[in-house]
The RNA shown here (NiCo (Nickel/Cobalt) riboswitch aptamer) has 93 nucleotides and comes from an uncultured Bacteroidales bacterium.
RNA sequence: GCAUCUUUCAUCGAGCAGGCGGCCAUAGGUAUUUUAUGGUGCAGCCGGGCCACAAUCAAGUGGCAGCAGGACUUAUAACCCUGUGGGACAGUU
Numbered sequence: 001g002c003a004u005c006u007u008u009c010a011u012c013g014a015g016c017a018g019g020c021g022g023c024c025a026u027a028g029g030u031a032u033u034u035u036a037u038g039g040u041g042c043a044g045c046c047g048g049g050c051c052a053c054a055a056u057c058a059a060g061u062g063g064c065a066g067c068a069g070g071a072c073u074u075a076u077a078a079c080c081c082u083g084u085g086g087g088a089c090a091g092u093u
Stems, first nucleotide, its partner, number of pairs: 010092002013089001016087001018046003021042001022040007049064005066084005
C1' cells in the first nucleotide's frame, strides 16, 4: 500500500415480516356512498433511530427524536391537542 473480516455513525435499497392503501366477500347503516369484520400481494406508500427504571422462572412501566392528523395563524414556523413511535436483511462512504 492492497485485499479480507468485524464493529460504530451516516446514508440507501427492498415483493422479508409487519402497517396503511386498493380489490373481493359478509353484516349494519345510508341514498349511492359509508362503518366494521374476514380474505387477498395487488407491489401504490412506509418498512423504523433510541433512552431510563424494573426484571432475569422476566416479557412490564415511563419517556425523546421522527411521522400523520387537528387547532392557532395573513401565511409559515413554533407552542398546544390526538394517534403512532417499529423486528430482521442487503448495499455504499
Rfam family: NiCo (Nickel/Cobalt) riboswitch aptamer. The family is grouped with related families in Rfam's "NiCo_riboswitches". Rfam links the family to the GO terms metal ion homeostasis and cobalt ion binding.